[in-house]
RNA sequence: CGGGCUAUAGCGCAGUUGGUAGCGCGCGUCGUUCGGGACGACGAGGUCGGCAGUUCAAGUCUGCCUAGCCCGA
Numbered sequence: 001c002g003g004g005c006u007a008u009a010g011c012g013c014a015g016u017u018g019g020u021a022g023c024g025c026g027c028g029u030c031g032u033u034c035g036g037g038a039c040g041a042c043g044a045g046g047u048c049g050g051c052a053g054u055u056c057a058a059g060u061c062u063g064c065c066u067a068g069c070c071c072g073a
Stems, first nucleotide, its partner, number of pairs: 001072007010025004019056001027043005049065005
């Protein structure tokens, strides 16, 4: 320098053919227990790496940039 992949909740990951984002673990409250753990119920927590573009509508499509990983020179 060229190419590819990845970026979504504290962590690990889903998200179909564009239609207001979900699962597990973890966390909080309550129940249960003498207490803890386990189990059960409920709940909080993210605008989707950044900036633009297309569209009535973008996590999803397009361009550029940033970071990480891989391949080539």